Predicted 3D model of a 351-nucleotide part of an RNA (small-subunit ribosomal RNA, central domain) from a Candidatus Peregrinibacteria bacterium. It was read from a public genome assembly. Lineage of the source: Bacteria > Bacteria candidate phyla > Candidatus Peregrinibacteriota.
[in-house]
Context: one part of a larger RNA
RNA sequence: UUGGGCGUAAAGCGUAUGUAGGCGGAUUUAUAAGUCGGGGGUAAAAUCCCUCCGCUCAACGGAGGAUUUGUUUCCGAAACUAUAUUUCUUUGAAGCAUGCAGAGGUAGGUGGAAUUCUGAGUGUAGGGGUAAAAUCCGUAGAUACUCGGAGGAACGCCGAAAGCGAAAGCAGCCUACUGGGCAUGUCUUGACGCUGAGAUACGAAAGCGUGGGGAGCAAACAGGAUUAGAUACCCUGGUAGUCCACGCCGUAAACGAUGAGAACUCGGUGUAGAAGGUAUCGACCCCUUCUGUGCCUAAGCAAACGCGUUAAGUUCUCCGCCUGGGUAGUACGGUCGCAAGAUUAAAACUC
Numbered sequence: 001u002u003g004g005g006c007g008u009a010a011a012g013c014g015u016a017u018g019u020a021g022g023c024g025g026a027u028u029u030a031u032a033a034g035u036c037g038g039g040g041g042u043a044a045a046a047u048c049c050c051u052c053c054g055c056u057c058a059a060c061g062g063a064g065g066a067u068u069u070g071u072u073u074c075c076g077a078a079a080c081u082a083u084a085u086u087u088c089u090u091u092g093a094a095g096c097a098u099g100c101a102g103a104g105g106u107a108g109g110u111g112g113a114a115u116u117c118u119g120a121g122u123g124u125a126g127g128g129g130u131a132a133a134a135u136c137c138g139u140a141g142a143u144a145c146u147c148g149g150a151g152g153a154a155c156g157c158c159g160a161a162a163g164c165g166a167a168a169g170c171a172g173c174c175u176a177c178u179g180g181g182c183a184u185g186u187c188u189u190g191a192c193g194c195u196g197a198g199a200u201a202c203g204a205a206a207g208c209g210u211g212g213g214g215a216g217c218a219a220a221c222a223g224g225a226u227u228a229g230a231u232a233c234c235c236u237g238g239u240a241g242u243c244c245a246c247g248c249c250g251u252a253a254a255c256g257a258u259g260a261g262a263a264c265u266c267g268g269u270g271u272a273g274a275a276g277g278u279a280u281c282g283a284c285c286c287c288u289u290c291u292g293u294g295c296c297u298a299a300g301c302a303a304a305c306g307c308g309u310u311a312a313g314u315u316c317u318c319c320g321c322c323u324g325g326g327u328a329g330u331a332c333g334g335u336c337g338c339a340a341g342a343u344u345a346a347a348a349c350u351c
Stems, first nucleotide, its partner, number of pairs: 004322003007305002012319001014202004021195003025088002029084003033081002035077008049065006092192001093189003096185005104178007111155001116150007126137002163170002207248006216242002221237004259318006267296011300307002324351003333344004
């Protein structure tokens, strides 16, 4: 290479946008590049293979055939691909109109509960903490209760197998700006599409830089316990950090451990949004359809577990990735980064 794979055995990039490239709806005509058929030239000989022959046989040698899957040229075919061209709009895609749901995003404002601190008052000897204790706080008046104030962070109930978002993720309430989606109409364009090497953008937490902020929590650290020891688990404290603005970092069990898009293939039962119908005074219920989100299953698949119209079934297109374990996601080199490190990525050796 051929081939086989990627939910859990090695293997889907964290996610999207998109360049090159690859692939691409229905239809008319033409061309003949690919494709297919036939003929010619060439494809040295020896060798290999087949048949026959010559050395007494064989090795060896001779003759003929086959082969040389290639390339070039001529004639022909026109289904498919391609190229040019004609037409199409319903089904792809996009737009428009009318509605709809939503923790989608950004900015500003604002609310109550609670913790902590603080001022005042009532009040007196304990409080706190644990398996039990102690460190700790308290007669300089704590804990508890009441009223006032300050400040930061997070938003109870609603709340859900719920919703939205490409993913990361998103939740008090209000306002402004803004992205996407769904349904209906079938009004417009007329294949404008799918995927996507490089590339670009976004990307939890932790961490880094500068400046703020700091209530609670809490790496590090200190003390008290436990213990043979206890650099832990438990307790009392407590600094970075957690929060905000701007700039980096670019990684996660970034998980559905399941790439994106398209088509096809029994059903049942929830739930979210919408449309139509039936019914009704009206609404609910009920029926049908579309889009999402769950559960249970037929066929089929699977090593099994399980998956099962949201496929891991049956197929197509494009990309990424895997090839025994360790060494190792390491070394070296390159690129990126302030650093931490990230990314790309071996080998010797060994089993």